RNA sequence: GGAGGGAUGACAGAGCGGACGAAUGUACUGGUCUUGAAAACCAGCGUGGUGAAAGCCACCGAGGGUUCGAAUCCCUCUCCCUCCGCCA
Numbered sequence: 001g002g003a004g005g006g007a008u009g010a011c012a013g014a015g016c017g018g019a020c021g022a023a024u025g026u027a028c029u030g031g032u033c034u035u036g037a038a039a040a041c042c043a044g045c046g047u048g049g050u051g052a053a054a055g056c057c058a059c060c061g062a063g064g065g066u067u068c069g070a071a072u073c074c075c076u077c078u079c080c081c082u083c084c085g086c087c088a
Base pairs, nucleotide, nucleotide: 001084002083003082004081005080006079007078010026011025012024018068028044029043030042031041032040046059047058048057049056050055061077062076063075064074065073
């Protein structure tokens, strides 16, 4: 340099243009149980802004675009992986 795949919450990992700021598992927090733990079960659990709170707004690598509507489609860039090629 050429071809292909990928980037989603603490980690892993799903996600046919509308049911999604987001499944599920692990981790973590609280609880039930127990003499006490573990296991099991129940509930909760992303970040930032705003707010007394409830809530509201934005965010799926970064920036644009299409659309009534984008994690999902298109463009550019960044990074990672695989294969091929080139130099040494």
Notes: Predicted 3D model of an 88-nucleotide RNA (transfer RNA) from an Actinomycetota bacterium. Taxonomically the source falls in Actinomycetota (Bacteria, Bacillati). It matches the Rfam family "tRNA". By type it is a transfer RNA. Its family is annotated with triplet codon-amino acid adaptor activity in the Gene Ontology. Rfam's curators write: Transfer RNA (tRNA) molecules are approximately 80 nucleotides in length. The coordinates come from a structure-prediction model, not an experiment, and the mean pLDDT is 82.